A computed fold for a 179-nucleotide RNA from Alkalibacterium sp. MB6, annotated as Lysine riboswitch aptamer. Rfam family: Lysine riboswitch aptamer. Its family is annotated with lysine biosynthetic process in the Gene Ontology. Its mean pLDDT, the model's own confidence on a scale to 100, is 78. Taxonomically the source falls in Alkalibacterium (Bacteria, Bacillati, Bacilli, Lactobacillales). The sequence was found by an Rfam model in a public genome assembly.
[in-house]
């Protein structure tokens, strides 16, 4: 000088990522308590399905009283830049007991995608026209390579056309190899 998903470490994208507790709006005048009045019913109902047990009593109306949790705004602290998210596949633990089966949240393990935020239209979730994940599409943004043209002392800096992905980019150092 050159070199390979070598190995360490370093940083950079920007409305960048995530988390925690507080404040606030909404959940909702809902759920629930009380009182009065109807009304179904105990050989019944209710507690995800089914057997077996166990607990418990429904529902409408009027009056008074009356939440929370999940989600969500700004800002503020932390930790970071596969940050993080999310498909699958085993798995554990929760949801009245026990025993199958569903579904839901909450972790682990191995794999697969995704560079990034924004907007839109399905879909699910959700009380919500808020949000959030997935997918498809727009245009923007960074990285790195090609192309054209311009300035430029190199060679690099601008700006353009196309790709391409993060197991990537910058920069240092350490290994092999030449000189």
């Nucleotide at each position: 000088a050159a070199g390979a998903u070598u190995g360490g470490a370093u940083g950079a994208g920007g409305c960048g990522c995530a988390a925690a507790a507080a404040u606030c709006a909404u959940c909702a005048g809902u759920a629930c308590u009380u009182a009065u009045u109807c009304u179904a019913u105990a050989u019944a109902g209710u507690c995800c399905u089914g057997u077996a047990a166990g607990a418990c009593u429904g529902g409408a109306a009027u009056a008074a009283g009356g939440a929370a949790a999940g989600g969500g705004a700004a800002a503020u602290u932390u930790g970071c830049c596969g940050a993080a998210a999310u498909g699958g596949u085993u798995u554990a633990g929760u949801g009245u007991u026990a025993c199958a089966g569903a579904c839901a949240c909450u972790g682990a393990a191995c794999u697969g995608u995704u560079g990034g935020g924004c907007u839109g239209c399905a879909u699910a979730u959700g009380a919500a026209g808020a949000a959030u994940a997935u997918g498809c599409a727009g245009a923007c943004u960074g990285c790195c390579g090609c192309u054209u043209a311009g300035c430029u002392u190199u060679u690099g800096c601008u700006a353009u056309u196309c790709g391409g992905a993060g197991u990537g980019c910058u920069u240092c150092c350490a290994c092999u190899u030449g000189u």